[in-house]
Context: one part of a larger RNA
Molecule: small-subunit ribosomal RNA, central domain
Organism: metagenome
RNA sequence: UUGAGCCUGAAGCAUCCGUAGCCGGCUGUGUAAGUCCUCUGUUAAAUCCAGCGAUAAAUCGUUGGCCUGCGGGGGAUACUGCUCGGCUAGGGGGCGGGAGAGGCCGUCGGUAUUCUUGGGGUAGGGGUGAAAUCCUAUAAUCCCAGGAGGACCACCAGUGGCGAAGGCUGUCGGCUAGAACGCGCUCGACGGUGAGGGAUGAAAGCUGGGGGAGCGAACCGGAUUAGAUACCCGGGUAGUCCCAGCUGUAAACGAUGCAGGCUAGGUGUUAGGGCGGCUACGUGCCGCUCUAGUGCCGCAGGGAAGCUGUUAAGCCUGCCGCUUGGGGAGUACGGCCGCAAGGCUGAAACUU
Numbered sequence: 001u002u003g004a005g006c007c008u009g010a011a012g013c014a015u016c017c018g019u020a021g022c023c024g025g026c027u028g029u030g031u032a033a034g035u036c037c038u039c040u041g042u043u044a045a046a047u048c049c050a051g052c053g054a055u056a057a058a059u060c061g062u063u064g065g066c067c068u069g070c071g072g073g074g075g076a077u078a079c080u081g082c083u084c085g086g087c088u089a090g091g092g093g094g095c096g097g098g099a100g101a102g103g104c105c106g107u108c109g110g111u112a113u114u115c116u117u118g119g120g121g122u123a124g125g126g127g128u129g130a131a132a133u134c135c136u137a138u139a140a141u142c143c144c145a146g147g148a149g150g151a152c153c154a155c156c157a158g159u160g161g162c163g164a165a166g167g168c169u170g171u172c173g174g175c176u177a178g179a180a181c182g183c184g185c186u187c188g189a190c191g192g193u194g195a196g197g198g199a200u201g202a203a204a205g206c207u208g209g210g211g212g213a214g215c216g217a218a219c220c221g222g223a224u225u226a227g228a229u230a231c232c233c234g235g236g237u238a239g240u241c242c243c244a245g246c247u248g249u250a251a252a253c254g255a256u257g258c259a260g261g262c263u264a265g266g267u268g269u270u271a272g273g274g275c276g277g278c279u280a281c282g283u284g285c286c287g288c289u290c291u292a293g294u295g296c297c298g299c300a301g302g303g304a305a306g307c308u309g310u311u312a313a314g315c316c317u318g319c320c321g322c323u324u325g326g327g328g329a330g331u332a333c334g335g336c337c338g339c340a341a342g343g344c345u346g347a348a349a350c351u352u
Stems, first nucleotide, its partner, number of pairs: 003324004007306002012320001014200004021193003025087004030082002033080002035076008048065007090190001091187003094183003102176005108170001109153002114148007124135002161168002205246006214240002219235004257319006265297014301308002325352003334345004
C1' cells in the first nucleotide's frame, strides 16, 4: 500500500535466454469494440440537495434535481484496438577486411621448487625480534651433471583486450561462439520487457575414480604469553590438480535491473572506417574526422552530502524485481530441492 522510494539510509533477482502478460515505428483503406456526442428506457419509495408552503424551528408536505451504472436507437472517427495493404529510420539476414587471455579439445615447450642417481666437498645447516623444535657424520647445507614427477606460465602487461555474469593469460593446431566497423545489398516491425520456467554460475564443500611437486584448514611439536586452543617457527592430513557427477552460494560490487530517446565540453586510450600530410613503402608515423568500447576531469541539471554528470545518480517512456523502524530472524513451522553440508520460500509471540 491510489503514497514515497531502491550507489552509500530498508530496498536491483548472481547473470542471461525466454512462455503468458503488459508496452510498441511511419503511412493508407475498411470497421466502429474501446472513446466522444445525442435521443430513449431503466436505476422503487424513503434518504440526500435546491426552491416553495405549514406564522419561526424541529418536523412534515410538495415541486424539481442529482449521483452511479446498465440496456436500446442514431451519429462522430482524432487516438487505441481489429482487418487488408504499402514503407524503411527499429530489428534480423548477407557480403567485406580487420581486433581480441571468448569457449572446448589436442600438441609441444619453459624457469623454478621437491625427490632421486653419480661426481666434487666438509661441519655445520635451517629458522627468528631472539630462539628452539627440525635436518646433518648412514655425509647434510653448498657446487656440477643426469633422471623422475606434479603444479604453474616471469618479461611482454597497459584504469589494455574478450565474455551475459562467474570468469579468461606460455606456444602451436583443430573445432566453435559473439561483438565492433564498413556497404544506395536483402527481409519488412519480425520489436522491448519478462510473472512462472529453463540454462550458466568463483571459492569452499560432497560422491566415484585417478594424481599428489609446492602450498596447506585440521592435527603434532617449538616459541611468545599471566594464559595463547592465535599471530612467529619446524612438520603435516584433507584439499588445492585431472575426469565424471552433485551443490547453487559470495562485499556474485559499478553495493547502480533491462531497453529506447533527448541534454555543453575537454583530455587519454583500444578497435574499425574516411580525408590529408610524411615515408626507411611496413600490418609504418603524424594530424583532422565518423562510429563502437574503455578511463579521467567537468557545464547545466540532480543529490542530504560524498559525489554523479552523453558509460547519469539529469530530463522522459515501456516492462520487470524489490523496500516499508531495530531486535527476535534469514530463525521456527510447512512445502520444494540436495547424498550430506545445506539452499530457496519465509512468519509470529515477545521486546524496544